RNA sequence: GCACCGAAAAGGCAAACCCGGCGUGAGCCGGGGGCGCAAAGCCGAUGGUCUCUCCGAGACAGCCAGGCUGCCGAA
Numbered sequence: 001g002c003a004c005c006g007a008a009a010a011g012g013c014a015a016a017c018c019c020g021g022c023g024u025g026a027g028c029c030g031g032g033g034g035c036g037c038a039a040a041g042c043c044g045a046u047g048g049u050c051u052c053u054c055c056g057a058g059a060c061a062g063c064c065a066g067g068c069u070g071c072c073g074a075a
Stems, first nucleotide, its partner, number of pairs: 005073002012037002017032006035062001041068003047063001048060005
C1' cells in the first nucleotide's frame, strides 16, 4: 500500500412518534426527533411486501439479492 474485516475517534445518514403540506391510499416532502446504519451513499422495481377506483395504475431501495462509488484504521 492492497484485500478481508469492523474496535476507537471525527464527520455523515435518520426509524417510531409529533407539527405543517400533498395524495383516495400504500406513502411522499419540509421541520422537530433519534431507533438504528460502514455504505441506511447513488442506481434499478427482476424477486418480495403494500395500496387503490384491481384485465390496470401505483408505493416501498431502512426486506433480500444485484450494479457503481466511497470516509477512518485497532485487532